[in-house]
Molecule: FMN riboswitch aptamer (RFN element)
RNA sequence: GCGAACCUUCGGGGCUGGGUGAAAUUCCCGGGCCGGCGGUGAUCCGUACCUGGCGCGUCUUCGGCAUAUGCCGCGGCUCGCCGGGGACGGUCAGUCCGUGACCCGCAUGACCGCUUCUGCGCUUCCCUCGACCGAGGGCGCGUCGAGCGCAUGCGGCUGACCUGGUGAAACUCCGGGACCGACAGUAUAGUCUGGAUGGGAGAAGGCUCGC
Numbered sequence: 001g002c003g004a005a006c007c008u009u010c011g012g013g014g015c016u017g018g019g020u021g022a023a024a025u026u027c028c029c030g031g032g033c034c035g036g037c038g039g040u041g042a043u044c045c046g047u048a049c050c051u052g053g054c055g056c057g058u059c060u061u062c063g064g065c066a067u068a069u070g071c072c073g074c075g076g077c078u079c080g081c082c083g084g085g086g087a088c089g090g091u092c093a094g095u096c097c098g099u100g101a102c103c104c105g106c107a108u109g110a111c112c113g114c115u116u117c118u119g120c121g122c123u124u125c126c127c128u129c130g131a132c133c134g135a136g137g138g139c140g141c142g143u144c145g146a147g148c149g150c151a152u153g154c155g156g157c158u159g160a161c162c163u164g165g166u167g168a169a170a171c172u173c174c175g176g177g178a179c180c181g182a183c184a185g186u187a188u189a190g191u192c193u194g195g196a197u198g199g200g201a202g203a204a205g206g207c208u209c210g211c
Base pairs, nucleotide, nucleotide: 001211002210003209004208006206007205008204009203010202015031016030017029018028019027032191033190034181035180036099037098038097039096044090045089046088047087049085050084051083052082053081054080055079057077058076059075062073063072064071065070094179095178103156104155105154106153107152108151109150112149113148114147115146116145119143120142121141122140125138126137127136128135129134161177162176163175164174165173183194184193185192
């Protein structure tokens, strides 16, 4: 450094004023606000490096000129200014690519929870058959089955962008104008309440093993 197993922590933001009305943060009018995760990304920041041009200074094996120990050119070095290049680290898309949540379907499921038809079994108890026995019924328990929950896997569904600029190249940068937003509840909801102290794409770290 790579791979595998395990563990820990983290892992979603956002509304107001007016109108109507019995009732609206939901409708209408005005003006706001928000944007999961990974990728790509010409953005921005940082680090060191390579390189071109110009300039000041300085040195000099060399060349030219002059000559008194000078000047010019080439070259080397330091510094400054302007530019180019790739590398590394960080950062950069609600509308691009993929993905998560919600919802739907299928398959599987040892254990667990709930519900339940029927069957079977058990029986302390209760009722009936007058009573023991026995029988029937009820309650209860167990079991099988089914359904749901739950878990795992797979699949489905899942919104929205144009324009101008720059440029070799931009749906990603800059300017401008647009557009979109699960389900349930409720007077119709991206923004309220709820499922959700859930789940989660993933992020960071730890530890063990292998190469």